[in-house]
RNA sequence: GCCGGCGUGGCUCAAUUGGUAGAGCAACCGAUUUGUAAUCGGUAGGUUGCGGGUUCAAGUCCUGCCGCCGGCA
Numbered sequence: 001g002c003c004g005g006c007g008u009g010g011c012u013c014a015a016u017u018g019g020u021a022g023a024g025c026a027a028c029c030g031a032u033u034u035g036u037a038a039u040c041g042g043u044a045g046g047u048u049g050c051g052g053g054u055u056c057a058a059g060u061c062c063u064g065c066c067g068c069c070g071g072c073a
Base pairs, nucleotide, nucleotide: 001072002071003070004069005068006067007066010025011024012023013022019056027043028042029041030040031039049065050064051063052062053061
């Protein structure tokens, strides 16, 4: 340099050929316990890596960058 994959709450990952962004763990509050852990219930937390475009509507499609991984040279 060329090709491919990935980038979504603090972490690990979903999101059905474009139609309300969810789950588990962690955090916080409560119940339970003499207390802690475990268990149960609840709450908060996301400008979907950064821009631009298409569309009534984009995590998803197109495009330019950035980062990570792999392959070829």

Transfer RNA from an Alphaproteobacteria bacterium, 73 nucleotides, folded computationally.
Lineage of the source: Bacteria > Pseudomonadati > Pseudomonadota > Alphaproteobacteria.
Its mean pLDDT, the model's own confidence on a scale to 100, is 80.
It matches the Rfam family "tRNA". The family's RNA type in Rfam is transfer RNA.